[in-house]
RNA sequence: GAUCGAUUAGCUCAGUUGGCGAGAGCGCCACAUUGACAUUGUGGAGGUCACUGGUUCGAGUCCAGUAUCGAUCA
Numbered sequence: 001g002a003u004c005g006a007u008u009a010g011c012u013c014a015g016u017u018g019g020c021g022a023g024a025g026c027g028c029c030a031c032a033u034u035g036a037c038a039u040u041g042u043g044g045a046g047g048u049c050a051c052u053g054g055u056u057c058g059a060g061u062c063c064a065g066u067a068u069c070g071a072u073c074a
Base pairs, nucleotide, nucleotide: 001073002072003071004070005069006068007067010026011025012024013023019057028044029043030042031041032040050066051065052064053063054062
């Protein structure tokens, strides 16, 4: 330098053919349970879907560029 892949909650990840409200597990907070922990149950907080543009009535999803990480080739 070229090609390919990944980027979504604090962490690990789903998200189908573009179509209502953006999700799961773990973690965090509160409450219930306990003598107290743990477990369990209920509820809650937490997101610029990496960034910038484009397409579209509508984008996490499609397209282009940029950034970071990884792999391969030279």